[in-house]
RNA sequence: UGAGUUGGGAAGACGACCGCGUCCGGUUCGCCGGCCGAGGAAAGUCCGGACUCCACAGGGCAGGGUGCUGGGUAACUCCCAGGCGGGGCAACCCGAUGGAAAGUGCAACAGAGAGCAGACCGCCUGGAUGUGUGUUCCUUCGGGUUCACGCACUCAGGCAAGGGUGAAACGGUGGUGUAAGAGACCACCAGCGCUGCGGGCGACCGCGGCGGCUAGGUAAACCCCACCCGGAGCAAGGCCAAGCAGGGAACGAGUAGCCCGCUCAUCAAUCCCAGGUAGGCCGCAAGAGCCCGUUCAGCAAUGGCGGGCCUAGAUAGAUGGACGUCGCCGAUCUUCGGAUCGGUUACAGAAUCCGGCUUAUGACCCGGCUCAUAGG
Numbered sequence: 001u002g003a004g005u006u007g008g009g010a011a012g013a014c015g016a017c018c019g020c021g022u023c024c025g026g027u028u029c030g031c032c033g034g035c036c037g038a039g040g041a042a043a044g045u046c047c048g049g050a051c052u053c054c055a056c057a058g059g060g061c062a063g064g065g066u067g068c069u070g071g072g073u074a075a076c077u078c079c080c081a082g083g084c085g086g087g088g089c090a091a092c093c094c095g096a097u098g099g100a101a102a103g104u105g106c107a108a109c110a111g112a113g114a115g116c117a118g119a120c121c122g123c124c125u126g127g128a129u130g131u132g133u134g135u136u137c138c139u140u141c142g143g144g145u146u147c148a149c150g151c152a153c154u155c156a157g158g159c160a161a162g163g164g165u166g167a168a169a170c171g172g173u174g175g176u177g178u179a180a181g182a183g184a185c186c187a188c189c190a191g192c193g194c195u196g197c198g199g200g201c202g203a204c205c206g207c208g209g210c211g212g213c214u215a216g217g218u219a220a221a222c223c224c225c226a227c228c229c230g231g232a233g234c235a236a237g238g239c240c241a242a243g244c245a246g247g248g249a250a251c252g253a254g255u256a257g258c259c260c261g262c263u264c265a266u267c268a269a270u271c272c273c274a275g276g277u278a279g280g281c282c283g284c285a286a287g288a289g290c291c292c293g294u295u296c297a298g299c300a301a302u303g304g305c306g307g308g309c310c311u312a313g314a315u316a317g318a319u320g321g322a323c324g325u326c327g328c329c330g331a332u333c334u335u336c337g338g339a340u341c342g343g344u345u346a347c348a349g350a351a352u353c354c355g356g357c358u359u360a361u362g363a364c365c366c367g368g369c370u371c372a373u374a375g376g
Stems, first nucleotide, its partner, number of pairs: 001372009012326004017321002020037002023034004039347001043358002046356005051233004063229005068082005083097001084095004098224002103222002105218002120163002122159006129152006137144002171189006190214001192211008237282004246273003252264004289309006296303002327344007
């Protein structure tokens, strides 16, 4: 310099003007003043929790979810670190990554054969027929006949080495062996099962021994194993309660839970009563909170400690517009100090709250690492 890979940041700042909303204060009730006022995803509602109500002795079945190991966390289908497998020269990326010698199922097309498979071409043996060459014997010289070798076609059998099909064809290479062949046998290698030693908390890894010679794939297919899961959700739920309708001398409330008794309240219908609709209030903004620091623990995720801060709460839903200065970006000019002009745009927008994941996002900024090339 080029190519690549990976992590993070920011989503302009300040001032004043108009407008909108909650809250606080004042008010002559008209308003006035003050504080605060969207996001990194507020989104999808896909996971996990807090919170609330309902249900619940204990255990099991059904159903659903998760699925290598260790750690983090309130919890997780999240995060961190590691193992294994795959891709890449590498940085790095991807993986629901337990079990396929418990059982069942499935595998299009192609192909002879796809599950304890198979023989299309091919290789080999034998027989029949035809034919060629050589040869034995006979001959009336036309031929007939015997044997061997070869070819063609066909029948019976052997083989699975080679070709071919496929995502996948029942270990690989070399040798022995054979009619041809084959783990049929042998050596080495790969893989499998059992096992010993060593390392690691563990997943797992390394080095050996024995065995039989080969065991295919698929479980986000049924299934098996291990662990987890009660349901509904802020329209949860609680409180106050107009009007209309209802009840009426005891329903209700209080008296600690129940019974009696007592009280409201024995008065009273112009009164008393509960439940509850409209409507209102709470839930609802001090929290697994935010920011900074740390010669604290840890590889890290994260946790501990110390300090500071208060940071939207609407209810059909406020959070908008325009101006100036500075900053940033681009273009042009430049006396290299700067000047002028233009832009400041993306995705989007709270509705109980929080932790994640995923998706959307214009133009930017700052790193780490790898490879290639060149120079020192």
This is a predicted structure of a 376-nucleotide RNA (Bacterial RNase P class A) from a bacterium. RNAcentral holds the sequence, with entries from ENA. A source record names the gene rnpB.